């Protein structure tokens, strides 16, 4: 230099172009002599960034940044 893949909650990951969710963790509650476990509830997102297409984009297109792999 060329090609491919990945980037979404604190962590691990989902999500036919049509309300962005789950598990774990954290916080509160129930329970308990205390703690753990169990159960209930809540908080937490500019979907890496910037554009484009569309009535509507996490999803499609372009550019860019980061990480990984392959080729040279």
């Nucleotide at each position: 230099g060329g090609g491919c893949g990945c980037g979404u909650a604190g962590c691990u990951c989902a999500a036919u172009g049509g309300u962005a969710g789950a598990g774990c963790g954290c916080a509160g509650g129930u329970u308990u002599g205390u703690g753990g476990a169990a159960c209930c509830u809540a908080c937490g997102g500019u979907u890496g960034u910037g554009g484009g297409u569309u009535c509507g984009a996490g999803u499609c297109c372009c550019a860019u940044c980061g990480c990984g792999c392959c080729c040279c």